A computed fold for a 142-nucleotide RNA from a Spirochaetales bacterium, annotated as FMN riboswitch aptamer (RFN element). The organism belongs to Spirochaetales, within Bacteria. The sequence was found by an Rfam model in a public genome assembly. Rfam family: FMN riboswitch aptamer (RFN element). Its family is annotated with FMN binding in the Gene Ontology. A reference for the family is Serganov et al. (2009), "Coenzyme recognition and gene regulation by a flavin mononucleotide riboswitch", Nature.
RNA sequence: AUCGGUUUUCGGGGCAGGGUGAGCCUUUCGAGGCAAUUCCCGACCGGCGGUGAAAGCCCGCGAGCGGUUCCGUGAACACGGCAACUGCUGAGCCAGUGAAAUUCUGGCGCCGACGGUAGAGUCCGGAUGAGAGAAAAUCGGU
Repeated sequence: AUCGGUUUUCGGGGCAGGGUGAGCCUUUCGAGGCAAUUCCCGACCGGCGGUGAAAGCCCGCGAGCGGUUCCGUGAACACGGCAACUGCUGAGCCAGUGAAAUUCUGGCGCCGACGGUAGAGUCCGGAUGAGAGAAAAUCGGU
C1' cells in the first nucleotide's frame, strides 16, 4: 500500500412578517374576543455515493408505502422478526465562461412520504427509531 474480520463513534435542515376566517366563547343582542406555522401573499430548507468541474431537480442509493419466500406464537385470520428477492416512490431549462459544468456564474422555474389537526417539505407523531454512507481503532493475510 492493499484484502478481509472485529469493535467504536458520527450520520437531516426549514414559516420571519402579513391577509382571510371554517369554527368556538362571551353578550346589555349593539357588538366584542379567540381562532390555519396547514388556505392566500410572502419567507425558509435541501440525506448519501458517483459524475473530466462543486448537484434537492443527471445516474444510483437510503428512508417511506407494499408483495413473495423463510422463522416464531397461534385454530385460522393476524401479530412479531434477522434476511433474500421484488413492485410503487418528486422536480430544470436557457445563456455565459471553460478542454470539460442540466453541478460554477446570471436568469427564470419546479419538487418534497405516511398518520394527526381548518387542507402541512417546515408544527405534533412513529423517531432517544432506521439508514445510504463517513471516520477511527484493533487483529490477521498478501